[in-house]
RNA sequence: AGAGUUUGAUCCUGGCUCAGGGUGAACGCUAGCGGUGCGCCUAACACAUGCAAGUCGAGCGGUAGAAGAUUUUAGCUUGCUAAAAUCUAUGAGAGCGGCGAACGGGUGAGUAACACGUUGGUAUCUGCCCCCAAGUCAGGGAUAGCCAUUGGAAACGAUGAUUAAUACCGGAUAGUCUCUUUGGAGUAAAAAUUUAUUGCUUGGGGAGGAACCUGCGUUCUAUCAGCUUGUUGGUGAGGUAAAAGCUCACCAAGGCUAUGACGGAUACCUGGUCUGAGAGGAUGAUCAGGCACAAUGGAACUGAGACACGGUCCAUACUCCUACGGGAGGCAGCAGUGAGGAAUCUUCCACAAUGGACGAAAGUCUGAUGGAGCGACACCGCGUGAAGGAUGAAGGUCUAACGAUUGUAAACUUCUUUUCUGAGGGAGCAUAAUGAGAGUACCUCAGGAAUAAGGGACGGCUAAAUAUGUGCCAGCAGCCGCGGUAAUACAUAUGUCCCAAGCAUUGCCCGGAAUUACUGGGUGUAAAGGGUUCGUAGGCGGCCUUGUAAGUUGGAUAUGAAAGACCGGAGCUCAACUCCGUGUUUGUCUUCAAAACUGCAAGGCUAGAAUUAGGGAGAGGUAAGCGGAAUUCUGAGUGUAGGGGUGCAAUCCGUAGAUACUCAGAGGAACACCAAAAGCGAAGGCAGCUUACUGGAACUAUAUUGACGCUGAGGAACGAAAGCGUGGGUAGCGAAAAGAUUAGAUACCCUUGUAGUCCACGCCCUAAACGAUGAUCACUAAGUGUUGCACUUUGGUGCAGUGCUGAAGCUACACGCGUUCAGUUAUCCCACCUGAGGAGUACGGUCGCAAGAUUAAAACCCAAAGGAAUUGACGGGGGCCCGCACAAGCAGUGGAUGCAUGUGGUUUUAAUUCAAUGCAACGCGAAGAACCUUACCUGGGCUUGAAACGCAGUGGAUCGAGUGUGAAAGCACUCUUCUCUUCGGAGUCGCUGUACAGGUGCUGCAUGGCUGUCGUCAGCUCGUGCCGUGAGGUGUUGGGUUAAGUCCCGCAACGAGCGCAACCCCUACCAUUAGUUGCCAUCAGGUUAAGCUGGGCACUCUAAUGGGACUGCCUACGCAAGUAGUGAGGAAGGUGGGGAUGACGUCAAGUCAGCAUGGCCCUUACGCCUAGGGCUACACACGUGCUACAAUGGGUACUACAAUGGGUUGCCAAGCCGCGAGGUGGAGCCAAUCCCUUAAAAGUAUCCUCAGUUCGGAUUGGAGUCUGCAACUCGACUCCAUGAAGUCGGAAUUGCUAGUAAUCGCGUAUCAGCAUGACGCGGUGAAUACGUUCCCGGGCCUUGUACACACCGCCCGUCAAGCCAUGGAAGCCGGGGGUACCCAAAGUCGACGACCCAACCUUCGGGAGGGAGUCGCCUAAGGUAAAACUGGUAACUAGGGCUAAGUCGUAACAAGGUAACC
Repeated sequence: AGAGUUUGAUCCUGGCUCAGGGUGAACGCUAGCGGUGCGCCUAACACAUGCAAGUCGAGCGGUAGAAGAUUUUAGCUUGCUAAAAUCUAUGAGAGCGGCGAACGGGUGAGUAACACGUUGGUAUCUGCCCCCAAGUCAGGGAUAGCCAUUGGAAACGAUGAUUAAUACCGGAUAGUCUCUUUGGAGUAAAAAUUUAUUGCUUGGGGAGGAACCUGCGUUCUAUCAGCUUGUUGGUGAGGUAAAAGCUCACCAAGGCUAUGACGGAUACCUGGUCUGAGAGGAUGAUCAGGCACAAUGGAACUGAGACACGGUCCAUACUCCUACGGGAGGCAGCAGUGAGGAAUCUUCCACAAUGGACGAAAGUCUGAUGGAGCGACACCGCGUGAAGGAUGAAGGUCUAACGAUUGUAAACUUCUUUUCUGAGGGAGCAUAAUGAGAGUACCUCAGGAAUAAGGGACGGCUAAAUAUGUGCCAGCAGCCGCGGUAAUACAUAUGUCCCAAGCAUUGCCCGGAAUUACUGGGUGUAAAGGGUUCGUAGGCGGCCUUGUAAGUUGGAUAUGAAAGACCGGAGCUCAACUCCGUGUUUGUCUUCAAAACUGCAAGGCUAGAAUUAGGGAGAGGUAAGCGGAAUUCUGAGUGUAGGGGUGCAAUCCGUAGAUACUCAGAGGAACACCAAAAGCGAAGGCAGCUUACUGGAACUAUAUUGACGCUGAGGAACGAAAGCGUGGGUAGCGAAAAGAUUAGAUACCCUUGUAGUCCACGCCCUAAACGAUGAUCACUAAGUGUUGCACUUUGGUGCAGUGCUGAAGCUACACGCGUUCAGUUAUCCCACCUGAGGAGUACGGUCGCAAGAUUAAAACCCAAAGGAAUUGACGGGGGCCCGCACAAGCAGUGGAUGCAUGUGGUUUUAAUUCAAUGCAACGCGAAGAACCUUACCUGGGCUUGAAACGCAGUGGAUCGAGUGUGAAAGCACUCUUCUCUUCGGAGUCGCUGUACAGGUGCUGCAUGGCUGUCGUCAGCUCGUGCCGUGAGGUGUUGGGUUAAGUCCCGCAACGAGCGCAACCCCUACCAUUAGUUGCCAUCAGGUUAAGCUGGGCACUCUAAUGGGACUGCCUACGCAAGUAGUGAGGAAGGUGGGGAUGACGUCAAGUCAGCAUGGCCCUUACGCCUAGGGCUACACACGUGCUACAAUGGGUACUACAAUGGGUUGCCAAGCCGCGAGGUGGAGCCAAUCCCUUAAAAGUAUCCUCAGUUCGGAUUGGAGUCUGCAACUCGACUCCAUGAAGUCGGAAUUGCUAGUAAUCGCGUAUCAGCAUGACGCGGUGAAUACGUUCCCGGGCCUUGUACACACCGCCCGUCAAGCCAUGGAAGCCGGGGGUACCCAAAGUCGACGACCCAACCUUCGGGAGGGAGUCGCCUAAGGUAAAACUGGUAACUAGGGCUAAGUCGUAACAAGGUAACC
């Protein structure tokens, strides 16, 4: 410090996620030791048991007990034992009294507050402690305890008698004390003792503590906007330690609030802690300061201090005891228990240390504290060995089977002992004594590598990969995502990486996140400028001078507790930890100084702003009046059958006279041309003409005022259209309706027409209210239009508007903006935004007659949503161009219950093997299924196998001949029998065994190779350069031209490659060479005839080499390329014709059954052999063909003219036989020689004469031929007989542009045989093309896009199903508060006090004074009532979200097929 994730790719916006640090943690796996810390975050839930606050006999009365001494008495013996009394020093428990118990310890419920933090202040109090001053005199009456009696279960009492004090009470004395009218009045004390002292009282001061007041700071919420009656102030009184409405009476009507009152929610606050570069954000465990609380609520008492955790009283809930009458209790002290919970410890030791209470002290008490225990909860430290050791052992894993890796790792050798075990010694905490911890830390010795390694990860982010298993299953996952048979992502193994006594996971916080932006963001199109103006508060504000000193800047003092953090040291072996010191503590207050800037005060100025004068511009506004054109209606006239409307129609109007034409009238609404990038207005908006009233702006010029300014939260006004209310008006248009269209059509189209549109008044208050751009000021290049005003030398200039192009600059360096800013001055002020959906929705409030508007969430859900631009693809977008694409033609297909062949098929079958399926499967693989083929079925058999290869053993081998059985294969058996040799053995072959073979079994979506298709379409790319942030562009686009990215010109491109073309082959012409098997012009011979023969190669032909054609020439056009011409010449003319040749790529196209091949599967079978069957089935459908339907024909007879090919397991002549298929025959030929081989259509002649025929030939019967082991299933052909459909073919659809279509025959491959198919060959030989509007396909450019699996795309809504959260809702159940009233405990205060009473007084009667008790005010809890608020739940209901393959349509994205949207 960044990274992953939206896209085909890019830049941006923007969210989500990760890497870091932390933790009072928890969970999983694992675990050797020590030190230091930490340990109920949940139920302030309930608590058994023990302990946590006592102490003082030197305050008091004293006691049980025990010890000693003495005396007496008794048992008795001196002495012992026992009892009693006295004395001494003690003294448990209880009590009075004093001090403490208000500290220490716990917890965080409440509290949004002077509670806390910080800074000041005073009207106050203060036990113990310190200092100073003064004093401590003399008396009195009680009471607890104890004792007696007595009540009660107990707790606890009651009565009587008696007693002490540092308990209590008068009196005296006072002062620097208090009050005061300044005369005066009032108020103290306690003693103890060991005689040292310690106490007590009064006053003053101090220290520390407490109380109160105050400035500032201190969470969220406005869907809480008004709150307040002791409320705000005054006077008086009361009250307090003390100021004060603190309380009361009276008077006044104030006080707080947008700088957020009041209400609601949440929360102890701080030093600090975590994080962060910082600013910040989060947090408030442990430690420390403060506050609050003590089961819940209320209250006071005592006291220096409490409204009191281990005190009291009352109420309530709960628990416990009870003899049912009544009582007891409060762990948020330390341990501990239950409960809750993911989760948090021992019912330990000690007062040795530190501290506290009491005491004169010894000392006692102290769950504070010091320690130990439990817990890897955290931090820190140490260890689990070290060195050597290669045959790189074994084993594991992988493997291309060679090897690699685990790996110096192990074994093994040597060494060490931190730990560990055993033994011995042994600090410091303790300064004179005292040690819980603890025989601990530490030291020494001995022993022995001995006791000690795991967790997570390994697709990317992110360091680290392979194998096997699994097969969208099981599972993983922080995000992206992985898994559907080759998973580096699941599981396991091996290996590797990271950390390590830990490692992962989960939760939470900060960071990254500049993702709330003060530091440090934005708002034209991504989320975001309010619809507009005026204007309040507020914020900001021109020039000069003087003063001031609030802000500001600097200095100083105080404070900012300690701890922590930082730095420097020190102590534990180091560290964590602890200790010491400096500095910091960014803050606050006070004070001194400065005076630039801001503020404030005063004075001045004119550049901002405003006013004045003038002549102009304008659809600015309001009201009244007027005008013409058009539509419609009404009347009259002419006139007759249609009109109207549409893509075509119909509804509709019209013979009751329409439409059309003419004239007249009525009425309403809107104002053609002018008209424009124009003008005006704040915006919405404003358009015939005239008049009246009226707002604003600009320009020019003079004078005046003197900052009067800008913006503007709330607020006010205006605010299109639609809509609402009341009343008018209604010509046209037009939500309802009808007709069409359609699968449907609640639409688009048409006909008609109500509300509305218009006017007046009143509401509504929203729009894509848009420049998607808030207002204002200044500044920053130009050029060119236009409106208004002024000036002008008629060139133009200035000011104010309104447009375009463009600089700097800006922005996603995008699109774009650019003096009319989206630039600059971080100018200034306001508004708004913070992922998509849910949702501008719900609830609540406000407004509204309503419709609705405004303000405005959450749960839940996703990892995106989005902007700009790029490349493609697509469009029922555009432009240009091409193609038998259409058109123009010719011939067909589709019809035949005709046939051939292929395919499908619910079928059939034992099997009907498999593959191919739009074009681009279907006479396709198959250039040929009777057996074989053959892969399928049935049956019979074989098992190292039918074929290949290695090894071992064996053999009377193999081979050959034969027998039985059988359908064959096979099985069983008989006979016969090797070669070479270095004598070891080797070779061929059989059998047995073992490695292995074999598979047309699966996967063409694991593959190679080959092929089809777009398409023989003209395209597809690269290098360098340039442009762009980038994807990418340029080149390759443009203007022409071409069959062509063919060529030319231009150009930030210049070149190049694969394609095109050419080079190759055939064909058309010529030449040369060469003539046999070919040919025959000339010469000769010869035949019935024939190149038959001699001869010759001239010609044809054959087959090799060359030539020829290049827009080369001419004319026209053109810059050129090139195009045109019935041009010339030429055999051929613009690629002459045909072939081979198929760019980058697309279709997971086809093929594992041609071959090859990874993986999987079978192995006495999914392999192999064999016989028979099947692939040939048959209601049907489709494709491709053949034959036809006839006279351009059919039959018969006669007569011509080819070319390509093939031939020895072959082609087969002549001759003879058969009606024929064919048979016989055997000449010739390994081929320019012989044969297949008669070409057919054509021609000539004749018959048929338009019919189911002399057309057509299916089907069937009979008889044959050939091939072949074998023609039954299931071959071809021949002859005789039979003689079906069919009379030119619906919708639709195919081929073809010239030697082509059409038509005619011939040959070949396969092949024993089988051809209407395929591949070739020649013969005869047309028609038509105006042209590119349309259909199909394609190319280039451009445009739009929400598509990129790319339109067979994407995608919307209802309905149906499941799940989830939410809203409404009759009702039901809670909660906290307020109001009114009722009742009212304890208690303070007050009043009364007939009853009671020790201290003082007394005249002894009583008085003063006090108390019980009663009443009153206040009041906790409780109750009643009606409302409001806020939760939970709910029949039913509403919308929303999500969910591979449900239904209906097709709304949007392209002109999305009616442009879309508000």